[in-house]
RNA sequence: GAAGCCCGCCAGACCGUCGCUGGUGCAAUCUGGGAAACCAGGCACUGGAGGAACGUCCGGACUGCACAGGGCAGCGUAGGAGGUAAUACCUCUCCACCGCGAGGUGAGGAUCAGAGCAACAGAGACGAGUCGCAGCGGGCAACCGCUGCGGGUGAAACGGGCAAUCUCUACGCGCAGCAAUACCAAGUAGGCACACGUUGAUCUGGUCCCGGAGAGUGUGCGGGUAGGUAGCACCGAGCCGUUUGGCGACAAGCGGCCCAGAGUAAUGGCGGUCACGUCGAGGGCAACCCCGACGCCACAGAAUCCGGCUUAUCGGCGGACUUCACAC
RNA sequence: GGCGCUUUAGCUCAGUUGGUUAGAGCGAUGGAAUCAUAAUCCACAGGUCCGGGGUUCGAGUCCCUGAAGCGCCACCA
Numbered sequence: 001g002a003a004g005c006c007c008g009c010c011a012g013a014c015c016g017u018c019g020c021u022g023g024u025g026c027a028a029u030c031u032g033g034g035a036a037a038c039c040a041g042g043c044a045c046u047g048g049a050g051g052a053a054c055g056u057c058c059g060g061a062c063u064g065c066a067c068a069g070g071g072c073a074g075c076g077u078a079g080g081a082g083g084u085a086a087u088a089c090c091u092c093u094c095c096a097c098c099g100c101g102a103g104g105u106g107a108g109g110a111u112c113a114g115a116g117c118a119a120c121a122g123a124g125a126c127g128a129g130u131c132g133c134a135g136c137g138g139g140c141a142a143c144c145g146c147u148g149c150g151g152g153u154g155a156a157a158c159g160g161g162c163a164a165u166c167u168c169u170a171c172g173c174g175c176a177g178c179a180a181u182a183c184c185a186a187g188u189a190g191g192c193a194c195a196c197g198u199u200g201a202u203c204u205g206g207u208c209c210c211g212g213a214g215a216g217u218g219u220g221c222g223g224g225u226a227g228g229u230a231g232c233a234c235c236g237a238g239c240c241g242u243u244u245g246g247c248g249a250c251a252a253g254c255g256g257c258c259c260a261g262a263g264u265a266a267u268g269g270c271g272g273u274c275a276c277g278u279c280g281a282g283g284g285c286a287a288c289c290c291c292g293a294c295g296c297c298a299c300a301g302a303a304u305c306c307g308g309c310u311u312a313u314c315g316g317c318g319g320a321c322u323u324c325a326c327a328c
Numbered sequence: 329g330g331c332g333c334u335u336u337a338g339c340u341c342a343g344u345u346g347g348u349u350a351g352a353g354c355g356a357u358g359g360a361a362u363c364a365u366a367a368u369c370c371a372c373a374g375g376u377c378c379g380g381g382g383u384u385c386g387a388g389u390c391c392c393u394g395a396a397g398c399g400c401c402a403c404c405a
Base pairs, nucleotide, nucleotide: 001324002323003322004321006319007318008317009316010315012274013273014272015271016270017269018268020048021047022046023045024044025043026042030041031040032039033038050299055309057308058307059306060305061304062177063176064175065174074173075172076171077170078169079093080092081091082090083089094108095106096105097104098103109168110167114166115165116162117161126159131150132149133148134147135146136145137144138143181230182229183228184227191221192220193219194218195217196216202213203212204211205210206209223404224403225402236258238257239256240255241254242253243252244251245250276295277294278293279292280291282289283288329401330400331399332398333397334396335395338354339353340352341351347385357371358370359369360368378394379393380392381391382390
């Protein structure tokens, strides 16, 4: 210098102005919208998209229903050891394959429990035998038995292969999902069928096995509504820095910080300066400087939340390493 | 937002435990028949099995990953 491989980071910055959408404090107890529930309105301060917010492929939190315990069935995972709330994720490592190498990929348990499959070609394809040749033994012979070898076919030729075929082993999983779920307001045919129910269904209180209310309750069809609040963004598997332990994933301690949130769905528009990129002109031996024009970008937009994985992506920066060439 | 299903010829669909060359109906094209057209009869073409990867000797079929299309859901008494 060229080619490559792995890891990490960025995804324009600042100022002005006009908006959109949340939070906190103060003021007001008023005004407006609405049938109501409820929502909005003033001033000040302040927050406001991503590395993938994508996909919804895994795993959890949370909520409802079900549930004595265990098993069957079903679904999933699979070398070994660990990490984690958990996983199909991550780390270290063994083995196999690919690469000269740095490295990359792997659903990688069991075929001595059992079943199933192997097209075409080939004498013969998973049941044992069978084709040719040679040797030995038996037989009058045809032939039979044993042993050894073999061209060719094919992915595979008698010994095995396929479990991303059934199955077995070990382990995990109850089912549904925030349109879950709880409450409020308005409204109705308060109708029909089935099931359970005064032999107590159902609801409920706590002292958890005792008490109270009690005539209705559940499902489906039919009917009505297309509104509101909570869940929901409060401090959490949280973020940043640092120390210690560990090969590492990670864990623990200490210090600091508070960091989006709607419900047709906010996170934007315009102007300026700087930075950056491309093109053109000029100066300089060169590094570079300066002027003008254009662009400021790719993939992409949170919707209950979190941890992963996968997929998409213009370009730029940093670090470790490998191979080749050249010079010393 | 969540959940489920489908994708095979121009259209609508089959495809058996994974096996040789993937089929059917309608449609298209050519011919026969008719004075002519339709119907009818005969012949024939047409496929990246949605894309990519993996398992396997072998994939439309099994597995993974992406794309496109379609469907379902709320509350009240």
Molecule: RNase P RNA; transfer RNA
Organism: Ramlibacter sp.